[in-house]
Molecule: Bacterial RNase P class A
Organism: Rudaea sp.
RNA sequence: GGAGUCGGCCGGACAGUCGCGCGGCGCGCAAGCGUCUCGAGGAAAGUCCGGGCUCCACAGGGCAGGGUGCCAGGUAACACCUGGGCGGCGUGAGCCGACGACCAGUGCAACAGAGAACAGACCGCCGAUGGCCCGCAAGGGAUCAGGCAAGGGUGAAACGGUGCGGUAAGAGCGCACCGCGCGCGGGGACAACGUCGCGUGGCACGGUAAACUCCACCCGGAGCAAGACCGAAUAGGGGAGCAUGGCGCGGCCCGCGUCGCUCCCGGGUAGGUUGCUCGAGCUCAUCGGCGACGGUGAGCCUAGAGGAAUGACUGUCCAACGACAAAACCCGGCUUACAGGCCGACUCCUUUU
Numbered sequence: 001g002g003a004g005u006c007g008g009c010c011g012g013a014c015a016g017u018c019g020c021g022c023g024g025c026g027c028g029c030a031a032g033c034g035u036c037u038c039g040a041g042g043a044a045a046g047u048c049c050g051g052g053c054u055c056c057a058c059a060g061g062g063c064a065g066g067g068u069g070c071c072a073g074g075u076a077a078c079a080c081c082u083g084g085g086c087g088g089c090g091u092g093a094g095c096c097g098a099c100g101a102c103c104a105g106u107g108c109a110a111c112a113g114a115g116a117a118c119a120g121a122c123c124g125c126c127g128a129u130g131g132c133c134c135g136c137a138a139g140g141g142a143u144c145a146g147g148c149a150a151g152g153g154u155g156a157a158a159c160g161g162u163g164c165g166g167u168a169a170g171a172g173c174g175c176a177c178c179g180c181g182c183g184c185g186g187g188g189a190c191a192a193c194g195u196c197g198c199g200u201g202g203c204a205c206g207g208u209a210a211a212c213u214c215c216a217c218c219c220g221g222a223g224c225a226a227g228a229c230c231g232a233a234u235a236g237g238g239g240a241g242c243a244u245g246g247c248g249c250g251g252c253c254c255g256c257g258u259c260g261c262u263c264c265c266g267g268g269u270a271g272g273u274u275g276c277u278c279g280a281g282c283u284c285a286u287c288g289g290c291g292a293c294g295g296u297g298a299g300c301c302u303a304g305a306g307g308a309a310u311g312a313c314u315g316u317c318c319a320a321c322g323a324c325a326a327a328a329c330c331c332g333g334c335u336u337a338c339a340g341g342c343c344g345a346c347u348c349c350u351u352u353u
Stems, first nucleotide, its partner, number of pairs: 001349010012317007020039002023036005041324001045335002048333005053223004065219005070084005085099001086097004100214002105212002107208002122152002124148003129145002132141003160178006179203001180201007188193001227274004237265006245259005281300008318322001
C1' cells in the first nucleotide's frame, strides 16, 4: 500500500421565529389565554418466539395436538445469549450447522447409468474347465457355454484404501499396514467428547426423520377492544302500595291476568374514569466470573395520546437535497430494512528498512 474478518458507535449540527401534544403553575364563571418542563427508534417495523400483567378454566393421571432436541452455564423465560465439543467451509482472522435415533417398523430417491439396497455387467479382462477350428503330435487360435469386478464410463451417492501374494483373469480370496465396526480397560474433562492400550470382526452396518415414526423433555385458553369502577336519557325487568278502579276469563262471587298512578330495587347501553407507565428501568463506579451475567454502592426520571402530538421557515456549517422508518399495556429476544460516516481489535498478500 492492497484485500478481508469481527465488534462497537453515530445516523445531520448550531442559532432564531412560528406551530402541535401531555403535565405543572397563574388568570378567567366558562370557552380559553399566558408561562415553564418534557416530548419516538436502532430498528418504534414484521407480530415470529419467550415472559410480566389481566380475566376464564383447572384434584390427579393418560390420550390427542403443538414445540424443542450435542454438553455445561446464564436468565423471569425462550426457539435467545455465553463458553465448550463435534462436523463442514476458508491460506488465515473467522464463519455456518433443528447437531437425539434410519442393525423397531414403513416410505422416498428426478436425470444419467449395466446396476440405487440383501445391486449390477455397457466398454473391458479372462476363457484354466467343457465344447469348436487348425495341427500327426507338442501346441496354437477364435470365443459358444461360462468366469471376473481389477481398469474405463454414469451419477450427489456404486458395498473400504495401499502393497505383496495368489489366479486363466480376478476378488479381503489370503497376509501386512492404514481405515472402520463392536467389546473391555487405563488415565483427562462436571459433561458433550477426546486420547491411549488390548481383544475381536474381513468389513457385515450406503443416504434421507424442517418423511411418517420412535425416544427424551416442555406446553391450559384468550388477550389492554384484557380487565376494574361510575353510570344517564329512552325503552324494558322485579317488588311494594293506591282508587279495592277499568278490561278479560260466556252471567255473578272468589281468584288470576292485564292496564293506570306513586315509590323502591337491580342489570345493560351511550358516555366518563381507570388500567397507563417507576421498570426483570437507565448511567457511572466497584467486586466475582474466560464470558453471557450476577452482587453492592451512588446518581437519574426518560412520550403516555385516544382521531391520536414532535413539524415548518430563515441563517450559518458539513461528510452537502441527510437513508430505513414513526410509539399505542410493558419488557427480553429473533428476523428484516437502512444513504453515508467514525472508532477499535485481528488476519492474509506485497513492498521498504